[in-house]
RNA sequence: CCCGACAAAGGCAAACCUGCCGAAAGGCAGGGACGCAAAGCCACGGGUCUAAAAUUAGUAGUCAGUAAGCUGUUAACAGUAGUCAGUUCUUAAAGCCGAUAUCUCGGUAAUAAGACUGAUAACUGCCAACUGCAAACUGCCAACUGGUCAUGACAGCCGGGUUGCCGAAG
Numbered sequence: 001c002c003c004g005a006c007a008a009a010g011g012c013a014a015a016c017c018u019g020c021c022g023a024a025a026g027g028c029a030g031g032g033a034c035g036c037a038a039a040g041c042c043a044c045g046g047g048u049c050u051a052a053a054a055u056u057a058g059u060a061g062u063c064a065g066u067a068a069g070c071u072g073u074u075a076a077c078a079g080u081a082g083u084c085a086g087u088u089c090u091u092a093a094a095g096c097c098g099a100u101a102u103c104u105c106g107g108u109a110a111u112a113a114g115a116c117u118g119a120u121a122a123c124u125g126c127c128a129a130c131u132g133c134a135a136a137c138u139g140c141c142a143a144c145u146g147g148u149c150a151u152g153a154c155a156g157c158c159g160g161g162u163u164g165c166c167g168a169a170g
Stems, first nucleotide, its partner, number of pairs: 002170001003167002011036002016031006034156001040162003044159003047154003054148006061141001063139004069133002072130003077125004082120005088115005095108005
């Protein structure tokens, strides 16, 4: 120096419990011992664990914007049936006037019906403006859920580095 005994003296302390710290992994202290010859120390390589922050996707939501569509109001226009009006038109027409010997003819005409024109308010349609509601879309914000990720953790996962108690056999 390697090595590690049914040796001696000592040491550490897994799970679990309690308290504290941490977002978590985990850490610290006390209790407690499965184990440990480096189960002392160092995250250097590998590995494992965690995921706060960051990033990404989704979900429902607030707010903002856009907005199909819906309700209501107003005005214009168009249409419909109604009502009213008319120096209008057509038809019918009591009556009246004139002609005629008569039949009858001509003129006028209250009124009635229809047409036309106009007005009116109602309804319907369309379009426009405004109020309200609003599917959907976009954006922001914070929340929740999932993914990625160490800069976090583990030295009692492996390797490496470093320090160290005891001493038989070899």
Molecule: c-di-GMP-I-GGC riboswitch aptamer
Organism: Firmicutes bacterium HGW-Firmicutes-14